[in-house]
RNA sequence: AGUCGGACAGGUGGUCGCGGCGGCGCCGCAAGGUUGCCGUCGAGGAAAGUCCGGGCUUCGUAGGGCAGGGUGCUGGCUAACGGCCAGUCGAGGUGACUCGAAGGACAGUGCAACAGAAAGCAGACCGCCGGCCUCGCAAGAGGCCGGUAAGGGUGAAACGGCGCGGUAAGAGCGCACCGCCCCUCCGGUGACGGAGGGGGCACGGCAAACCCCACCCGAAGCAAGACCAGUCCGGGAUCGCGAGGGAAACCUCGCCGGCGUGGCCCGCGUUGAUUUCGAUCUCGAGUAGGUCGCACGAGCCGUCCGGCAACGGCCGGCCCAGAGGAAUGACCAUCACCGGCGGCAACGCCGGAACAGAACCCGGCUUACGGCCGGCU
RNA sequence: GCCGGAGUAGCUCAGCUGGUAGAGCAGCUGAUUUGUAAUCAGCUGGUCGGGGGUUCGAUUCCCUUCUCCGGCU
Numbered sequence: 001a002g003u004c005g006g007a008c009a010g011g012u013g014g015u016c017g018c019g020g021c022g023g024c025g026c027c028g029c030a031a032g033g034u035u036g037c038c039g040u041c042g043a044g045g046a047a048a049g050u051c052c053g054g055g056c057u058u059c060g061u062a063g064g065g066c067a068g069g070g071u072g073c074u075g076g077c078u079a080a081c082g083g084c085c086a087g088u089c090g091a092g093g094u095g096a097c098u099c100g101a102a103g104g105a106c107a108g109u110g111c112a113a114c115a116g117a118a119a120g121c122a123g124a125c126c127g128c129c130g131g132c133c134u135c136g137c138a139a140g141a142g143g144c145c146g147g148u149a150a151g152g153g154u155g156a157a158a159c160g161g162c163g164c165g166g167u168a169a170g171a172g173c174g175c176a177c178c179g180c181c182c183c184u185c186c187g188g189u190g191a192c193g194g195a196g197g198g199g200g201c202a203c204g205g206c207a208a209a210c211c212c213c214a215c216c217c218g219a220a221g222c223a224a225g226a227c228c229a230g231u232c233c234g235g236g237a238u239c240g241c242g243a244g245g246g247a248a249a250c251c252u253c254g255c256c257g258g259c260g261u262g263g264c265c266c267g268c269g270u271u272g273a274u275u276u277c278g279a280u281c282u283c284g285a286g287u288a289g290g291u292c293g294c295a296c297g298a299g300c301c302g303u304c305c306g307g308c309a310a311c312g313g314c315c316g317g318c319c320c321a322g323a324g325g326a327a328u329g330a331c332c333a334u335c336a337c338c339g340g341c342g343g344c345a346a347c348g349c350c351g352g353a354a355c356a357g358a359a360c361c362c363g364g365c366u367u368a369c370g371g372c373c374g375g376c377u
Numbered sequence: 378g379c380c381g382g383a384g385u386a387g388c389u390c391a392g393c394u395g396g397u398a399g400a401g402c403a404g405c406u407g408a409u410u411u412g413u414a415a416u417c418a419g420c421u422g423g424u425c426g427g428g429g430g431u432u433c434g435a436u437u438c439c440c441u442u443c444u445c446c447g448g449c450u
Stems, first nucleotide, its partner, number of pairs: 001377006008370001010335007018042008026033002044355001048366002051364005056221004063266004068217005073087005088102001089100004103212002108210002110206002125152002127148009160178002163175003179201001180199008225292004234283006240255006258270003299318004304313003337352006378449007387402004396433001404420005426442005
């Protein structure tokens, strides 16, 4: 200098203040309380972003298909996950180590601007080579026809790479090595790895393009929702159906034959009779009170056991915020840490301490941020 | 607290099956007019909110983050 991991988020005492709970007073007939005292508890590693997953609750029990969304190497962990652990392969780094949305491009459709001769089962611009013709003493030059994909040039990408042979020049045309594909055997649960043999290259890229394959997902969210108490419960527009009137425009009256899809269909559920009742939208009006949900939980700590680990299990111990415009703070002393100044030193003086704050709960991810310790390169 | 939506020129908005980003108003210059407005012709002006990834290539696709707006009985 780098890289990986761990623990912490000042401690103790005092004074005052705030919120919850419990006890005893005080007030009150009681419910209870803008009340007093005592005891006890009182933010985080991210409480944040709301990006995933789950619990919980309600809706129409949500079964099947299509559509839609998500995930995507293998094995495991878990309540579940896009998370974590272990491994495989690939990429980066001298290294410790890190990163990877890492299935499929012979199922089909599509895209590749510009440049370039040619951009998908392509192509011949320069060049190289052969033949013919013309010019030229010759060297050679020009034209036409053909071969070629080695070299140049374009591009992000040009139809295996490199070497030797071969050839008129070339070319997997032939051969060795490497890459690719196929087959067999061995190791591994598996991803995959290793060995041997064969093919002679045919099969380029993009799926965070549509799509295909495999698996998963009902929707909404604590302002969910449950109970108690209480207020007001009117009007308008459009559309549909039926009846009547009218020449028509239109007017008047009445409204279940179905309703529920939160994308669609099947399936399913539910209702049925009256003096009240079609559907959608909108305006007005009213309430914005109380209790529960709501703090014992996939909970925390410790020993041991199983497992490489994530994690799981036995036993023991502990109770750890619950507000509702929303508490968790301020000051003093002292100790510890950091910085500056003075001093030989002991020490003294001054200053500092980040990011940020619960709001139903939990498991992750991501982002913000302070110093400390340890391993490794 | 929960759930949605949007960031593109000075302003209001297009562009979203990826290929050098446009329109109107505004601004500047010129013409027209005695002069101004209007009109006509031309020009200027862009970190596509920031960062990272996929791709040859990103305003567009994906992830993350910031800012703003709306709704809830």
Annotation: Model confidence (mean pLDDT): 75 of 100. Two RNAs folded together computationally: RNase P RNA and transfer RNA, 450 nucleotides in total. It holds a member of the Rfam family "Bacterial RNase P class A". The family's RNA type in Rfam is ribozyme. Gene Ontology terms of the family: dimeric ribonuclease P complex, tRNA processing and ribonuclease P activity.